A computed fold for a 242-nucleotide part of an RNA from a Candidatus Woesearchaeota archaeon, annotated as large-subunit ribosomal RNA, domain VI.

[in-house]
Context: one part of a larger RNA
RNA sequence: UGCAUUAAGGUCUGAAGGGAAGGACCACUUAGUACGAAAGGAACAGUGGACCCGGGCCUCUGGUUUAUCUGUUGUCCAACAGGGCAAGCAGAGCAGCUACGCCCGAAAGAAUAACACCUGAAAGCAUCUAAGGUGGAAGUCUUCCUUGAAAAGAGACCUGAGAACGCCUAUAGAAGAUAGGUUUGAUAGGACUGGGGUGUAAGUACCGAGGUAACGAGGUAUUCAGCCCGCAGUUACUAAAG
Numbered sequence: 001u002g003c004a005u006u007a008a009g010g011u012c013u014g015a016a017g018g019g020a021a022g023g024a025c026c027a028c029u030u031a032g033u034a035c036g037a038a039a040g041g042a043a044c045a046g047u048g049g050a051c052c053c054g055g056g057c058c059u060c061u062g063g064u065u066u067a068u069c070u071g072u073u074g075u076c077c078a079a080c081a082g083g084g085c086a087a088g089c090a091g092a093g094c095a096g097c098u099a100c101g102c103c104c105g106a107a108a109g110a111a112u113a114a115c116a117c118c119u120g121a122a123a124g125c126a127u128c129u130a131a132g133g134u135g136g137a138a139g140u141c142u143u144c145c146u147u148g149a150a151a152a153g154a155g156a157c158c159u160g161a162g163a164a165c166g167c168c169u170a171u172a173g174a175a176g177a178u179a180g181g182u183u184u185g186a187u188a189g190g191a192c193u194g195g196g197g198u199g200u201a202a203g204u205a206c207c208g209a210g211g212u213a214a215c216g217a218g219g220u221a222u223u224c225a226g227c228c229c230g231c232a233g234u235u236a237c238u239a240a241a242g
Stems, first nucleotide, its partner, number of pairs: 008159005016147004022052002025049005035040001053105005061099004068092005073086005094230001108142003115135004165242001166182005187239003190235005195229004203222005210215001
């Protein structure tokens, strides 16, 4: 741009595409059965499991975690407190992202191949074939997942006035795009509550080896404290009022 000059939105149909979405293995049962003189020794069918491959997820486990908390080194802010710098080093670590973790990945049907057959003439017989019919594969087509009205034979149905920009955002993200919200509002921030991480803050009081004293590493209590949160809920306090 087209699909009747017919906005926009929603629900479908399914022509035609994409996928390999599965693969083979082991064990048990069948069964010490069939078979076989013995030695030995199956299968159909059924059940369970591990591996490879494919897809998804983060509850658990394990990583990572320059969010964060704590200890500590050097140095600077005179000292205390609190901090800066060197991912300084070390311990722990939620969310997120991940695998080493977790979940899923049948069966069946149809038409056939080689092949095996039935009936059956040409050719009074015979013959799977000439007419006709049956069975038959990890292969083919369905079934499964997915794209898909630009399928020009351009489809169907429903609603039927909105859409774009701006602004607040994230389940999205290189830019576009996508998804949500825009006061008739919990979209983001803040606050509060819950949950989580670290591990018991500063100040004060007492104890403290020693020391004439000043001072004093450290310990106990206040204190499951203090600090922090990419999470959840509540709340229009702030920003979405154009």